[in-house]
Context: one part of a larger RNA
């Protein structure tokens, strides 16, 4: 070299399972509740099924009957109207007795007694006879029908109990309909996005204004530095006047600083409000007069750079009617750039056109302006948990590990204030500057999400050296002993305990020395599985709850027959 047996398990980022962990999907489920929207279910009301009948208290309509006093007047005149008669042997005036009312004058009923009359029409009074009659009014009695309410009786509907007989309860309950109310009992479904991973903050989610931005226009970041969601009937139009802030000098009270005068000043003020542009012909200031902060209508332009776009905003003409000025003119808000919002729906309108009737102060619709807001700002109606989880998919994105970077970290070095009785560099060294390492901890998100098994021991092997001991050498503030410090050196050696999962460290007693670092924080197809990080519980603590916690606690499957390679051992050619 080749080939065989056996045996190891380094390594094929080995096999297993389109990663459970994280993200994402206008995916899914299961659980929860003061999400949303419903639905069972109950709770009252009211019909209905459902009926006699007693009493009380309203309500309203009615028989019958009573009641009504300002002053004046024979007197207790309620109102209008008709009206010239009306009542009486069917018992009038009158007297008694009884009730009731009453302003105490009388009025009204019943009952005996008694026999022929009584009342009205004439005078005062706004109004004239309760003489009659109708029709009302105020109060009040009496009957009576309808209705609500309350209370109780019945029984025959219905219900129970029982073989029946009957008995118990009873128009209640049950039953259906109807409208309120209350409902995680159940149901569907929502529960925004942007993000140096998601979360938790924030808003960079509509809008303006400087910067960045690279001298045309455009321009990204959760860049930088601000601003708006308004506010004014004048702080708007238009006509005339007028000049500002700081400085100085002067001037009674009066001071640094109130007003007044003068120099001086081009703007260093003021322009409602952030900035930047604009303005002294003034857009600043003051007064006069008004209301264009108007109707229709087109174009352009910006939102939207060179395709498309909607609100919304801004210029410019026409065309009507206005303010203001002699007049040219100017005016469709504020000097310019921010001060906003679709459709549905509802309001408003001295608007504007239509339909239908059982014609009313009737129902209904359309248009056109107003106004009411979606600010997640071209505008669904919307909360949470989930370690029971589940699919589908990302190394487009996160934890473990490796990569790239090295602020951190570990090492070293330059310079060398200074400490060191004196003397920087025996020793030790501030600030300040360079650098090296890839053991720390970050950052980036580049491989791996159809998977590279995660800590810490325990086994075995190898490597570096920035040396712990062992060797050799210098300096020493090195007298020896024992030390401090450096320089060569990696050959061997670096051990046992006790505490915790720990690494780590802390302590014990040895010892020459108990050095530090790499090998996927070496090493689970080599073990362990104590700790992390599944499903059980319990605690504390938050949470209304479902449930959560780099808080604690007690439990809690570790698969794989080795096809190639490597690698020990034995045999053959």
């Nucleotide at each position: 070299c080749c080939c065989c047996u056996a045996a190891u398990g380094g390594g094929a980022a080995g096999u297993g399972a389109a990663g459970a962990c994280c993200c994402c999907g206008u995916g899914g489920a299961g659980c929860u509740u003061u999400a949303c929207u419903g639905c069972a279910a109950c709770c009252u009301g009211u019909c209905g099924c459902u009926g006699g009948g007693u009493u009380g208290u309203g309500g309203c309509c009615u028989u019958g009957g009573a009641u009504g006093u300002g002053c004046a007047g024979c007197g207790u005149a309620g109102g209008u109207a008709g009206g010239a008669c009306c009542c009486g042997u069917c018992g009038a005036u009158c007297u008694c007795c009884a009730g009731g009312c009453g302003c105490c004058a009388g009025c009204c009923u019943g009952g005996a007694g008694g026999g022929a009359g009584g009342g009205g029409a004439c005078a005062a009074u706004g109004a004239g006879a309760c003489a009659c009659u109708a029709c009302c009014c105020u109060u009040c009695c009496u009957g009576g029908a309808c209705u609500a309410c309350g209370a109780c009786c019945c029984u025959a509907a219905c219900u129970c109990a029982g073989a029946g007989a009957u008995g118990a309860g009873g128009a209640c309950c049950c039953c259906g309909a109807u409208a309120g109310g209350c409902g995680g009992g159940c149901a569907g479904u929502u529960u925004g996005g942007c993000u140096g991973g998601g979360g938790c903050g924030g808003c960079a989610c509509g809008c303006c204004c400087u910067c960045g931005a690279a001298a045309a226009g455009a321009u990204a970041u959760c860049g930088a530095g601000g601003g708006c969601g308004c506010c004014c009937u004048a702080a708007g139009g238009u006509c005339a006047a007028c000049u500002c802030a700081a400085u100085c000098g002067g001037g009674u009270c009066a001071g640094a600083a109130a007003c007044c005068c003068g120099a001086c000043c081009g703007a260093g003020a003021g322009u409602g409000u952030a900035a930047g542009a604009g303005c002294a012909u003034a857009a600043g200031u003051u007064g006069g007069c008004u209301u264009g902060a108007c109707u229709g209508c087109c174009a352009u332009c910006c939102g939207c750079a060179c395709a498309a776009c909607g609100a919304g905003g801004a210029u410019g003409a026409c065309a009507g009617a206005a303010a203001c000025g002699a007049a040219a003119g100017u005016u469709g808000g504020g000097u310019c750039u921010a001060a906003c919002g679709a459709a549905c729906c509802a309001c408003u309108a001295a608007g504007c056109c239509c339909c239908c009737c059982a014609c009313g102060u009737g129902g209904g619709g359309g248009c056109u302006a107003u106004u009411g807001a979606u600010g997640u700002c071209a505008g669904a109606a919307a909360a949470g948990c989930u370690a029971c989880c589940c699919c589908g998919g990302g190394g487009a994105u996160a934890a473990c590990a490796g990569a790239g970077u090295c602020g951190u970290c570990g090492c070293c070095g330059g310079c060398a204030a200074g400490a060191g009785u004196a003397c920087a560099u025996a020793u030790c060294g501030a600030c300040c500057c360079g650098g090296c390492g890839g053991c720390u901890u970050g950052c980036u998100a580049c491989c791996u999400c159809g998977a590279u098994g995660u800590c810490g021991g325990u086994u075995c092997u190898u490597u570096c050296c920035a040396u712990c001991c062992u060797g050799g050498c210098c300096g020493u503030g090195c007298a020896g002993c024992a030390g401090c410090g450096g320089c060569c050196a990696a050959g061997g050696g670096u051990g046992a305990g006790g505490u915790u999962g720990u690494u780590c460290g802390c302590c014990u007693a040895u010892u020459a020395a108990a050095g530090g670092a790499g090998a996927u924080c070496g090493u689970g197809a080599g073990c362990u599985g104590g700790g992390u990080u599944u499903a059980g519980a319990c605690c504390g603590u938050c949470g209304u709850g479902a449930g959560a916690c780099a808080g604690g606690u007690c439990g809690g499957u570790u698969a794989c027959u080795a096809u190639c390679u490597g690698u020990u051992a034995g045999g053959g050619g």